The part of an RNA shown here (small-subunit ribosomal RNA, 5' domain) has 473 nucleotides and comes from uncultured Anabaenopsis sp.
[in-house]
Context: one part of a larger RNA
RNA sequence: AUGAACGCUGGCGGUAUGCUUAACACAUGCAAGUCGAACGGUCUCUUCGGAGAUAGUGGCGGACGGGUGAGUAACGCGUGAGAAUCUGGCUUCAGGUCGGGGACAACCACGGGAAACUGUGGCUAAUACCGGAUAUGCCGAGAGGUGAAAGAUUUAUUGCCUGAAGAUGAGCUCGCGUCUGAUUAGCUAGUAGGUGUGGUAAGAGCGCACCUAGGCGACGAUCAGUAGCUGGUCUGAGAGGAUGAUCAGCCACACUGGGACUGAGACACGGCCCAGACUCCUACGGGAGGCAGCAGUGGGGAAUUUUCCGCAAUGGGCGAAAGCCUGACGGAGCAAUACCGCGUGAGGGAGGAAGGCUCUUGGGUUGUAAACCUCUUUUCUCAAGGAAGAAAAAAAUGACGGUACUUGAGGAAUAAGCAUCGGCUAACUCCGUGCCAGCAGCCGCGGUAAUACGGAGGAUGCAAGCGUUAUCC
Numbered sequence: 001a002u003g004a005a006c007g008c009u010g011g012c013g014g015u016a017u018g019c020u021u022a023a024c025a026c027a028u029g030c031a032a033g034u035c036g037a038a039c040g041g042u043c044u045c046u047u048c049g050g051a052g053a054u055a056g057u058g059g060c061g062g063a064c065g066g067g068u069g070a071g072u073a074a075c076g077c078g079u080g081a082g083a084a085u086c087u088g089g090c091u092u093c094a095g096g097u098c099g100g101g102g103a104c105a106a107c108c109a110c111g112g113g114a115a116a117c118u119g120u121g122g123c124u125a126a127u128a129c130c131g132g133a134u135a136u137g138c139c140g141a142g143a144g145g146u147g148a149a150a151g152a153u154u155u156a157u158u159g160c161c162u163g164a165a166g167a168u169g170a171g172c173u174c175g176c177g178u179c180u181g182a183u184u185a186g187c188u189a190g191u192a193g194g195u196g197u198g199g200u201a202a203g204a205g206c207g208c209a210c211c212u213a214g215g216c217g218a219c220g221a222u223c224a225g226u227a228g229c230u231g232g233u234c235u236g237a238g239a240g241g242a243u244g245a246u247c248a249g250c251c252a253c254a255c256u257g258g259g260a261c262u263g264a265g266a267c268a269c270g271g272c273c274c275a276g277a278c279u280c281c282u283a284c285g286g287g288a289g290g291c292a293g294c295a296g297u298g299g300g301g302a303a304u305u306u307u308c309c310g311c312a313a314u315g316g317g318c319g320a321a322a323g324c325c326u327g328a329c330g331g332a333g334c335a336a337u338a339c340c341g342c343g344u345g346a347g348g349g350a351g352g353a354a355g356g357c358u359c360u361u362g363g364g365u366u367g368u369a370a371a372c373c374u375c376u377u378u379u380c381u382c383a384a385g386g387a388a389g390a391a392a393a394a395a396a397u398g399a400c401g402g403u404a405c406u407u408g409a410g411g412a413a414u415a416a417g418c419a420u421c422g423g424c425u426a427a428c429u430c431c432g433u434g435c436c437a438g439c440a441g442c443c444g445c446g447g448u449a450a451u452a453c454g455g456a457g458g459a460u461g462c463a464a465g466c467g468u469u470a471u472c473c
Stems, first nucleotide, its partner, number of pairs: 001471002004469005011342006017335002019300001024298003028295003033060003038057002041054005067253003076178007085170002090166008098132001100130002107122006137146003151158003179225003186216003191213008228250004232243004255276005278289004306332001308331003314328001315326004345375004355366004380410006389400001417462005422443003428457005438445002
């Protein structure tokens, strides 16, 4: 010094922190939706003007936010540099938005299935889909080739397409740095390089064909073990050592392994497919699931909290907006887990009371301590008032919370323990015990006068804590 634990004890407030072990398994609820100002339908209400709800198609968002540290000794991270790249939404600039077509859900009909779900036929809309035209774009030496769009409403906007630039984000490359072991000394065939070709947003053995035989290594390759990295944190005068909880940046992972699809962006925690283990449902034919999100349960463990409130604030998604969603977040609850602050009264008070302990019976000590007198009310209880946090022209809008705080009333009232007392090390006597019972960090103590064991009185040290244990400097 600690994300601590254990023992004894425990009044309050503020601010933080709270599964370090089983990346063990998870009941239940919630954690990502939104848009009717893209679209057809259906339903409800209707003052017949319209208003509202929404399963489906469609758009945007589910790649953020939140969790965890299993893996990883690596361009993973840190730092510095770089060229062969992409970038939805946002900003600026320029141009365009012409003219057509065919479907598919929903719906209807008939079916299959226990369910999950699903088949066939028919109808239909769009900012869904597909041709045509056009072009500052792209390819090409050129000729030429290729190649876009979508509308909506409350008529003021907002969309859509193409190009150029910016910003942001991301991918890639390189120098240097980054634990232990030589009782690991050799390792390597896509291996090292070249040519061609493919591939990617982009460079590249990234893939493939052929050719060459290289490449790495005692300046530690390879192998093995351990480990997320950093800003930081702890310690130290510093150098350094140790560490990487909370907060912030980066990386990796999402039951285990593999794969791609969609998309500006994923090889995607609450998406899809396959395989595996496990759990559940089943009419045995077949299906469903993934808390390392927030709570919570079992288990493991010395050990770590509520199945709480609210979107009022900040931020995010969608929407023109109203708004909806948000276990992010803001708060409350629990825990002396940590740090800081406060209190448990203050002044007076000697017949030095009683009691306890001790004793040479004179006394000493507990001890101004108590009683008693005077005072105060931080705290506490009750009562009254009562915020800021709320911004935009105004109005409305507060979970926390009748909280913080203020005022009044009452009454010393509601509040002290823990460890130690042989030396190190501050603090000593009595009784019990008798190498027993026990103590102990080291030296050591105990075998009949133990300041070292156990109890008592007293003292010392810290104090809502005090000791012990563990670990680091």